[in-house]
Context: one part of a larger RNA
Molecule: small-subunit ribosomal RNA, 5' domain
Organism: uncultured bacterium
RNA sequence: UGAACGCUAGCGGCAGGCCUAACACAUCCUAGUCGAGGGGCAGCGGGAAAUAAGCUUGCUUAUUUUGCCGGCGACCGGCGCACGGGUGCGUAACGCGUAUCUAACCUGCCCUCUACUCGGGGAUAGCCUUGCGAAAGUAAGAUUAAUACCCGAUGGCCUCAAUUAGGGACAUCCCUUUUUGAGUAAAGAUUCAUCGGUAGAGGAUGGCGAUGCGUUAGAUUAGCUUGUUGGCGGGGUAACGGCCCACCAAGGCGACGAUCUAUAGGGGUUCUGAGAGGAAGGUCCCCCACAUUGGAACUGAGACACGGUCCAAACUCCUACGGGAGGCAGCAGUGAGGAAUAUUGGUCAAUGGGCGAGAGCCUGAACCAGCCAAGUAGCGUGAAAGAUGACUGCCCUACGGGUUGUAAACUUCUUUUAUACGGGAAUAAAAAAGGCCACGCGUGGCCUCUUGCAUGUACCGUAUGAAUAAGCAUCGGCUAAUUCCGUGCCAGCAGCCGCGGUAAUACGGAAGAUGCGAGCGUUAUCC
Repeated sequence: UGAACGCUAGCGGCAGGCCUAACACAUCCUAGUCGAGGGGCAGCGGGAAAUAAGCUUGCUUAUUUUGCCGGCGACCGGCGCACGGGUGCGUAACGCGUAUCUAACCUGCCCUCUACUCGGGGAUAGCCUUGCGAAAGUAAGAUUAAUACCCGAUGGCCUCAAUUAGGGACAUCCCUUUUUGAGUAAAGAUUCAUCGGUAGAGGAUGGCGAUGCGUUAGAUUAGCUUGUUGGCGGGGUAACGGCCCACCAAGGCGACGAUCUAUAGGGGUUCUGAGAGGAAGGUCCCCCACAUUGGAACUGAGACACGGUCCAAACUCCUACGGGAGGCAGCAGUGAGGAAUAUUGGUCAAUGGGCGAGAGCCUGAACCAGCCAAGUAGCGUGAAAGAUGACUGCCCUACGGGUUGUAAACUUCUUUUAUACGGGAAUAAAAAAGGCCACGCGUGGCCUCUUGCAUGUACCGUAUGAAUAAGCAUCGGCUAAUUCCGUGCCAGCAGCCGCGGUAAUACGGAAGAUGCGAGCGUUAUCC
């Protein structure tokens, strides 16, 4: 250190957890929402009407009809699905980092300001009828709506063309202004509070583009290049540009390392070091690239789009053999690979996102919980006192004793932790909604009500009782810590030097000692 392995293991906090096969994936979930845009009514609840039964003569029950109301599956329409989440294949590049430029650009939702919101039309989904198909699905007919689509009107500080005057600049140019012509817009809903729509100007946010410098190794890679380098004219684009095309010229790069080959996502940062440096880029943040492999566009403000479309390929699955379906590098989970890496958990309560006027709905983002000594910091396994230095045992001995050892016993305490019981609706919560008030009229203040997954958790109290809790490695030198027995170049040890062939402080065991301690050693790797 994102570690693994061996022995061992009491606790909670914080952070972390497929480094290998961008290998293949069963199953569930991960992006919906709006009925205050629309036609409708499949299902649910309510109302009304009719019929029938029971009878208490106006109630109950049953059936049918009715979109009338709440609401709403599917459908049309709007917004979102380009965010969030994952991975590191590719990429040695304006990809990233840093600095600058755009007189060469775009920007939905949001904010500010100005002006407007007029009149018509034809369809289509759904519903209904019919057909084909095993399925996926699909065809025809009839009919209907809109904030869907189309036509017309009006229109300017919009666009285009011509034109007048002035100012500015960084080569091409830019800004303001006069006149004329041509073109271009809109949508309504409502519970009456509001919410929308169109055009233009500015802002904010986000993005595209250009340039200087920096950015791994190899010369056992020395020459490379034909849209190649430049020009004129066009096309295309939001925009510049050989980006693309026709024509013209023959250029362009290179020992200051082109080209080729290999390797690699980049940075903030992280580790180490006195520093200079060296190494790394996991978690978190920013940027890039990718979504089975390769290619392409459509829609859209924005994609050439992980859970969209089309084509091709490989693979898997279904099939009535005609034809179809799929894409976990989202969260869990499975197989495989591997020394090795977790639950098919809970909640939208908070934070944030999408939609909605709002209530609210959705959210494997997120917040939590589960597993793992894999890391880090903390706590505990008792404290004080106690010498006849007790007995026994192991061990050593010069047989006197020594050592284990204040260790134990004994005495006096404590209760962190543990167990049991009780308290604790703690904190994380402020909002939103409703009501009242103020004014600058959509903001602020006050009041009321409701909302907690984690959780009966954290924490606190009481009781019990030293009670529930210590290992691992080493002891020849480097390197802190030594003796005995066994073995006899055997068995074995070992990071280096080296030890072992009969007195081994080096092998194995024992006793003792040393080091660290819920860890300790070994292996791998970096400084």